[in-house]
RNA sequence: GCGGGCGUAGUAUAGUGGUAAUACGCGUGCUUGCCAAGUACGAGCUGGCGGUUCGAUUCCGCUCGCCCGCU
Numbered sequence: 001g002c003g004g005g006c007g008u009a010g011u012a013u014a015g016u017g018g019u020a021a022u023a024c025g026c027g028u029g030c031u032u033g034c035c036a037a038g039u040a041c042g043a044g045c046u047g048g049c050g051g052u053u054c055g056a057u058u059c060c061g062c063u064c065g066c067c068c069g070c071u
Base pairs, nucleotide, nucleotide: 001070002069003068004067005066006065007064010024011023012022013021018054026042027041028040029039030038047063048062049061050060051059
C1' cells in the first nucleotide's frame, strides 16, 4: 500500500427498514434482628460524518478504532 471482518448501556452479547433486547453490574423499594440471597420497579447504549428512504441500529459511501490476510 491492497483486500476482508468487527464496532450496540459500565461489562458480555442478541437483534431487526417502523420508538432496541437479555444477563451481570448500578439505583430505589419490599423482605431479614443485620448481611448475603430473593423479589418488584427504574436509570443508562446502536463508533463518527454524509447519502438513499415517509422512516436507518439495519442498506450505500467516506472516515476512525481493533483484528485477520496479501504485498
Molecule: transfer RNA
Organism: Candidatus Pacearchaeota archaeon